[in-house]
Context: one part of a larger RNA
């Protein structure tokens, strides 16, 4: 590993992109054939033989009996569809040509046939040794090697047994007999037989493969009376240098993998810039004129120096109601006034395009709600601390009144949330419904006065957020079309738990301006 789990009991990183790892679509040689060997069933139809009945004809039975034909199986050889090439030696396995020769037999005739011996040449087959080279590994198979004692396990009456490797037998002496296996021995190297499977090579600027001829260069025997130069032609080597022939000449397809180009929409995605609306707070102007707030109740507050309330402006900063939804978008955090810019983006559609290019991912990266830190802006509301009123045994709360920090912009850090669907990311397959969203085909009909491409309406598709109903499956059950296809356990890849405390704490160690974050125990307990 086989073989555990991770919604809610311990357990999936907040969220993507990423590099080493780890994993990777389909395709190329299958299928026929001989009636070849070999074995295996004795299956099926006979045939001798044998027993039985029967004058006979003939007919019945079984058979460790012979045999023929056919027919399953299994294994191996041949062909289609050939062996790596070349030198040497053996062997003649063959058949074929030539020569010599014995025998028969035959012609006038070594004419002609047939059967045999020698020796020779070309082939061909088999073994042996060289020598030049062959895509390459996993993985199987069969050997060889791999101490023994131990472990299995076979044989033996240690008096049984754990043991032990021994003992047995007989005519008992010159006795005679057996045993001391066998298995197993992970990896990993040796060798070997397969050739599914997974990988990995080859011909794309042809410098590809095979023939055949010219060239250059080098270089030696042999032979032309000798020796010596110098040169051809034949041999043999390089050299890639020309020109030429064969070939079916040499690109797999275009994955309900992926990139990538168009497309005409889509969306509260993003940035930047602009707009609008009420409200709320405050100020002025006006108008009324005792009380207002605020509570279970009050009171702390604010009022004739004119609160609250009306109403006419004005300013400031946050927000963006109703529409608004089991609706949409965004990797997640998230994102709702209008308008213009800017760049992105998924899904449709496509008889484009490359052509494996992907999946998941340590290391590292980029974004990350609120609180918090720093420096400005800015200060409406709200509102941690604090402060007072209340309420209480008591309140350092809850409720009220006030209010500092902060909320909110900008530049920077910070890197965590019940960051939740408490549910990893990619693929396939399993089940039925009506609906929304977006795109796309396709269609009676409806609307306006009239055009349709429009807005409705139907039917289909592909791709979304969600629902419902059942359970073929799941599960400890709440529940769940995934949480199903799991003991009938293995699509791929990554993270991570292993009783409860102590503890996400000590302690290093990096990361931060700090507050903290990552990583991360143990002693003791129980």
């Nucleotide at each position: 590993c086989u073989g555990c789990a991770g919604u809610u009991g311990a357990a999936a990183a907040g969220c993507u992109c990423g590099u080493a790892g780890u994993u990777g679509g389909a395709u190329c040689u299958u299928g026929g054939g001989c009636u070849c060997a070999g074995g295996c069933c004795g299956g099926g139809c006979g045939g001798u033989c044998c027993g039985c009945c029967g004058c006979g004809a003939g007919g019945c039975g079984u058979g460790c009996a012979c045999u023929g034909c056919c027919g399953u199986c299994c294994u191996g050889g041949c062909c289609u569809u050939c062996c790596u090439c070349u030198c040497g030696g053996c062997u003649u396995u063959c058949g074929c040509c030539c020569g010599g020769u014995g025998c028969c037999c035959u012609u006038a005739a070594u004419u002609g046939g047939g059967u045999g011996c020698c020796a020779g040449g070309a082939g061909u087959g088999g073994c042996c040794g060289g020598a030049a080279c062959g895509u390459u590994u996993a993985c199987u198979u069969u050997g060889a090697a791999a101490a023994a004692a131990u472990u299995g396990g076979a044989g033996u009456g240690u008096u049984c047994a754990a043991a032990g490797c021994a003992g047995g037998c007989c005519u008992c002496g010159c006795g005679c007999c057996u045993g001391a296996a066998c298995a197993g021995c992970a990896g990993a190297g040796c060798a070997u037989g397969g050739a599914a499977u997974a990988a990995u090579g080859g011909a794309a600027u042809a410098g590809g493969a095979c023939c055949c001829c010219g060239g250059u260069u080098c270089u030696a025997u042999u032979g032309c009376g000798u020796u010596g130069g110098u040169u051809u032609u034949c041999g043999g080597a390089a050299c890639u240098c020309g020109a030429g022939g064969u070939a079916a000449u040499g690109a797999u397809u275009a994955a309900g993998a992926g990139g990538g180009a168009c497309u005409g929409a889509c969306g509260g995605g993003g940035g930047c810039a602009u707009u609008c609306g009420u409200a709320u707070u405050g100020c002025g102007g006006u108008g009324u004129g005792a009380g207002a707030g605020g509570u279970g109740a009050a009171a702390u507050u604010c009022u004739u120096g004119g609160a609250u309330c009306g109403c006419c402006g004005c300013a400031a900063g946050a927000c963006g109601a109703u529409c608004g939804a089991c609706u949409g978008c965004g990797a997640a955090a998230g994102c709702a006034u209008u308008u213009g810019c800017c760049a992105a983006g998924a899904a449709u559609g496509u008889u484009u395009u490359c052509a494996u290019u992907a999946a998941u991912c340590a290391a590292g990266a980029a974004c990350g709600a609120a609180a918090g830190u720093u420096a400005g802006a800015g200060g409406a509301u709200c509102g941690a601390a604090g402060a007072c009123g209340a309420u209480c045994a008591g309140a350092u709360a809850c409720c009220g009144u006030c209010c500092u920090a902060g909320u909110u912009c900008u530049a920077a850090c910070c890197a965590u949330a019940a960051a939740c669907g408490a549910u990893g990311u990619c693929g396939a397959c399993u089940a039925g419904g009506g609906a929304u969203c977006a795109g796309c085909g396709g269609g009676c009909g409806u609307u306006a006065u009239a055009u349709a491409c429009g807005a409705c309406c139907c039917c289909g598709u592909u791709g979304g957020c969600a629902c419902c109903u059942u359970a073929c499956g799941g599960g400890a059950a709440a529940c769940c079309a995934a949480a199903g296809u799991u003991u009938u356990u293995g699509g791929a890849u990554u993270c991570c738990g292993g009783g409860g405390g102590a503890a996400g704490u000590a302690u290093g160690g990096u990361u931060g301006c700090a507050a903290a974050g990552c990583u991360g125990a143990a002693a003791c307990u129980u």